RNA sequence: UCCACGACAAGGCAAACCCGUGGUAACACGGAGACGCAAAGCCAGUGCCCCGAUAGAAAAUGGGGGUCGAACGGUUGCCGAA
Numbered sequence: 001u002c003c004a005c006g007a008c009a010a011g012g013c014a015a016a017c018c019c020g021u022g023g024u025a026a027c028a029c030g031g032a033g034a035c036g037c038a039a040a041g042c043c044a045g046u047g048c049c050c051c052g053a054u055a056g057a058a059a060a061u062g063g064g065g066g067u068c069g070a071a072c073g074g075u076u077g078c079c080g081a082a
Stems, first nucleotide, its partner, number of pairs: 005080002012037002018031005035069001041075003045072002047067005053061002
């Protein structure tokens, strides 16, 4: 120094519930709040969710949107005990 790993310390993020705003919805943003997180940083490729369309017994196909805090994948990265 790199990989793996996750003790201490510093710093960081912020689930649910509640309030407000936007959206048909999934959900997003702000406030408040901490369940957790070493990538809970970023990316919508797989997956998942919502709304139309076609078709339909059910399935399915395709379009638009949402979600990276289920998981996989890609990419960048703080600290340094065992």
Molecule: c-di-GMP-I riboswitch aptamer
Organism: Gammaproteobacteria bacterium 53_120_T64